[in-house]
Formats: sequence, C1' cells, structure tokens
RNA sequence: GCCCCCGUAGCUCAACGGAUAGAGCGACUGAGUGCUAAUCGGUAGGUUGCGGGUUCGACUCCCGCCGGGGGUG
Repeated sequence: GCCCCCGUAGCUCAACGGAUAGAGCGACUGAGUGCUAAUCGGUAGGUUGCGGGUUCGACUCCCGCCGGGGGUG
C1' cells in the first nucleotide's frame, strides 16, 4: 500500500430501514439490617467515532475521513 472485520451509556453488548435507542454489570438513591452484605424498588447516564449522501423515515444502506483489530506483497 491492498483486502476483511469492528466503533452504540463508565464497562460488556443488543436493536427485520419504522414506536421515546435498550439490557446486564457498575454509579447514585430508597427499602431492608443492630451496622454492613445479600436481596428488592427507583434514578441518572447516549451529538449511535466524525462529515456528507440516499430515503417519508438511518444505529442499520452508500461515499469519504479518523481510530482499533486481523490478513497479505
């Protein structure tokens, strides 16, 4: 250089082109307990890597970048 895969919450990951982007863990908070812990309820947290395009509608499709991983001369 070329080819392939990946990029979504603090972490690990979901989301037939269609509802207000969700789950687990973590954090915070309440219940609970003599105090913790376990357990249970709740809350917050996202410019979906960036910029364009297609579409009535894009996390999803297309193009270009950026970053990570793998392969190859």